[in-house]
Context: one part of a larger RNA
């Protein structure tokens, strides 16, 4: 001197943009934060509707005995809907959102391999959807429990679920040519045998569906370098190192398992503690370098703590499942329930860190053919001077250098053009009127914002810290080793430029001061 997610003390006028639990990966009341498809299904309800029975309000004739009319309901019963909410089926919760505890790792950054891989949605191209079956929820009866949540019988539909045909092409398994490679091999081509599909809706425009082969995308494995600090940690290691076999994987491997051999790392720092998510970057430097890892972007790790699989294209799954654990909550004591390191919020640590807000109007995402739902992503708004950067708090003009204060050699100096007074403006704030862009035909949460105009009133807006040297500012007064001061040296004990207070200096909506880091 520059910096900072900062915190204390004083003080505090506006605005634009950022930003905001660094502590207790502590506990968590409430509400919301993943749906959504009827153009994949039966069934129900509901409105609307067509017939039909019933039922009779009401009209109208009347010789009062009738006759005639035929409304609202009610029950079937026929088509129908931007109708509802359960149930099956689908796609999607593996994103997006949060946190950094673990992790000294192929864990992240760079740079390669995979002749050892996988890839829904999207996309170019080929070839195909033939004909069958048997169940099952809803629902219905019926039965267990306090609940939670099932148990038995009975019907029923599908793009649900399972055989059979068919196979351009694909697997498998045996043979075999031909061409290349980077060692295992790889690509084409042919034979023989085997084996595996399919789904239909439709408002007739479409939109699904099988199987194959390329592309995009998205992962997943392996390698070479490079990542802190301890030797007052010198030895470690038993699936450990490697083979051959087999499993197992989407795929290589001790990944696992049988048998064999005894290997493998290690002063070029193993093992072991210690500390830590990692990079782009950010901060200071003239550089090298040295700190750092908040926001913003890749990565990668985890969702109360441990383990464990299921489903699927993708999880060993933060608002899924099961089992243990610790803990909270309900219970009829037999049983259950639950997981904010999503968005707000609570309480608790703590020097400290925001509203239980608005709205899907933009952007993206998810489902849908669409309409159109969801979306605390996001788009805003509230709140902190927490920070950067803008403006303001008036401008001209005024010497009788006024009063007042203070100081004095009593002449004069300082305050000081500073006030007053004269003339002006009106930035922002108030009051009034107009009033956007952002939206591509409607739609705008922000918002009657921003921003334009008018009309008013110097009026509503100035503090902090320091003057001994370092370092910019010195003089009077009180106090008398007291009362204080202090970053280092040191100040104060009766003339204190170092304490207070005037008056001076510096920076300003900030000013200091603590912490850290160059």
């Nucleotide at each position: 001197g520059g910096a900072u997610g900062a915190a204390c003390g004083c003080u505090g006028g506006c605005g634009g943009c950022g930003u905001g639990c660094u502590u207790a990966a502590c506990a968590c009341a409430u509400g919301c934060a993943a749906g959504u498809c009827g153009a994949g299904c039966g069934a129900a309800g509901c409105g609307c509707u067509u017939u039909u029975g019933c039922g009779g309000a009401u009209u109208u004739c009347u010789u009062c005995g009738g006759a005639u009319u035929g409304a609202a309901g009610c029950a079937a019963u026929u088509g129908u809907g931007a109708c509802u909410g359960a149930g099956c089926g689908g796609c999607g919760g593996a994103c997006g959102g949060g946190u950094g505890a673990g992790u000294a790792a192929c864990g992240c950054g760079u740079g390669g391999g995979u002749a050892a891989c996988c890839u829904g949605c999207c996309u170019c191209a080929u070839a195909c959807a033939g004909g069958g079956g048997g169940a099952u929820a809803a629902c219905a009866g019926u039965u267990g429990g306090a609940a939670a949540c099932g148990g038995c019988u009975g019907c029923u539909a599908a793009u649900a679920c399972c055989g059979c045909a068919u196979a351009a092409g694909c697997g498998c398994a045996c043979a075999g040519u031909a061409c290349c490679g980077c060692a295992u091999g790889g690509u084409a081509c042919c034979g023989u045998g085997u084996g595996a599909a399919a789904a239909a809706c439709u408002c007739c425009g479409g939109u699904g569906g099988u199987a194959c082969a390329g592309g995009a995308u998205g992962g997943a494995c392996c390698c070479g370098c490079g990542u802190c600090u301890g030797a007052u940690u010198a030895g470690c290691u038993g699936g450990u190192u490697g083979g051959u076999g087999a499993g197992g994987u989407a795929a290589c491997g001790g990944c696992u398992c049988a048998c064999c051999a005894a290997g493998g790392c290690g002063a070029c720092g193993a093992u072991c503690a210690g500390u830590a998510g990692c990079c782009g970057g950010c901060u200071u430097g003239a550089g090298a370098g040295a700190g750092u890892g908040a926001a913003c972007g890749g990565c990668c790790a985890c969702a109360u703590u441990g383990g464990g699989a299921c489903u699927g294209a993708g999880a060993c799954a933060c608002g899924g499942c099961c089992c243990a654990a610790a803990c909270u909550c309900c219970u009829a004591c037999g049983g259950g329930a639950g997981g904010c390191a999503g968005c707000a919020g609570u309480g608790g640590g703590g020097a400290a860190u925001a509203u239980u807000g608005c709205a899907c109007a933009a952007u993206g995402g998810g489902g849908g053919a669409a309409a159109c739902c969801c979306u605390g992503a996001u788009g805003c708004a509230g709140c902190g001077a927490c920070g950067c950067c803008g403006c303001g708090u008036g401008a001209g003009u005024g010497a009788a250098g006024a009063a007042g204060u203070a100081u004095c050699u009593c002449g004069g100096u300082a305050u000081g053009u500073a006030a007053a007074g004269c003339u002006c403006u009106a930035u922002c704030a108030g009051c009034a009127g107009g009033g956007a862009a952002g939206a591509a035909a409607a739609u705008g949460a922000c918002g009657g914002u921003a921003c334009c105009u008018g009309a008013c009133u110097a009026a509503g807006a100035a503090g902090c810290c320091c003057c001994g040297g370092c370092u910019a500012a010195c003089u009077a007064c009180g106090u008398g080793c007291c009362a204080g001061c202090a970053g280092c040296c040191g100040c104060g004990g009766u003339a204190a430029u170092a304490c207070g207070u005037a008056g001076g200096g510096g920076c300003a909506a900030g000013c200091g001061u603590u912490a850290u880091c160059c």

About this RNA:
The prediction has a mean pLDDT of 82. Small-subunit ribosomal RNA, 5' domain from an uncultured bacterium, 518 nucleotides, folded computationally.